[in-house]
């Protein structure tokens, strides 16, 4: 110098739907179910420009379900939150000694 899959540390960005039953002061709560990384165990869990975390299209479009972003599509379309350090291997100059 080069690889950065991965890791650390700081900073920083994002969602939290659906459903059955009981209770309700009708706003919501408790225990269960689904799907998922994560559906407030949260001091979690994901994502940070190599960006599909997560927003908008979108009360979209096809399929499925008990029922939803459930799954595909739309779709590398718009947008979207950084920086520092680290090991291995490899390569390359320089120095020293024989």
């Nucleotide at each position: 110098c080069a690889u950065a899959a991965a890791c650390u540390u700081u900073a920083g960005g994002g969602g939290u739907g659906c459903u059955g039953c009981g209770c309700u002061u009708c706003g919501g709560c408790g225990c269960g179910g689904c799907u998922g990384a994560g559906a407030c165990g949260a001091u979690a869990c994901c994502c940070u420009c190599c960006g599909a975390a997560c927003c908008u299209g979108a009360a979209c479009c096809a399929g499925g379900u008990a029922a939803u972003g459930c799954u595909g599509g739309c779709g590398a379309a718009g947008g979207g939150a950084a920086a520092a350090g680290u090991a291995c291997u490899g390569g390359u100059c320089c120095g020293c000694u024989a």